[in-house]
Molecule: Lysine riboswitch aptamer
Organism: mouse gut metagenome
RNA sequence: GAUAGAGGCGCGGUUUUCAUCAGUAUCCCCCCGCAAGGCCAGGCAGCCGCGGCGGGAGAAAGGGGACGCCGCCGAGGAAGGCAACGGUGCCUGCCAUUUGUCUUUCGGGCCGCCGGGGAAUACCCGCCGGACUGUCACAGCUUUUGUGGAGUGCUAUC
Numbered sequence: 001g002a003u004a005g006a007g008g009c010g011c012g013g014u015u016u017u018c019a020u021c022a023g024u025a026u027c028c029c030c031c032c033g034c035a036a037g038g039c040c041a042g043g044c045a046g047c048c049g050c051g052g053c054g055g056g057a058g059a060a061a062g063g064g065g066a067c068g069c070c071g072c073c074g075a076g077g078a079a080g081g082c083a084a085c086g087g088u089g090c091c092u093g094c095c096a097u098u099u100g101u102c103u104u105u106c107g108g109g110c111c112g113c114c115g116g117g118g119a120a121u122a123c124c125c126g127c128c129g130g131a132c133u134g135u136c137a138c139a140g141c142u143u144u145u146g147u148g149g150a151g152u153g154c155u156a157u158c
Stems, first nucleotide, its partner, number of pairs: 001158005008073001010072005016066003026057004031052004037048003040093006076106009086095002107133002110130003114126004135149005
């Protein structure tokens, strides 16, 4: 260097289905109140009246669970930079998601605390702590324990 492989509540994607979102958004009817506001911010332009009680109809996306399938073992996650798309049109900014790309970082899952995201008690992400686990090194020395490291690692073959 090439090929194959191991870790285990291992990782990602996805079909179907279920609940949640939610009797919410939105639409229609009746009644009441108010003209200064809304469409990310500013400018120009454009569009729309706004709020509330009651009645009727009534979602979806994102997020999640389960069964299965597919691809895998830096699997993948996170943070940051850049680009595209989006936020009524244009200009200048700003913001968030997704996708692509680059850099950095993390062996793995579990539990707890805190923080962030989320409609959420779900769930996801991160810091810290805890025990566990695979692996290697060193010590111990034949009982299988202790310490340390990191996947740019480990095992097998060539």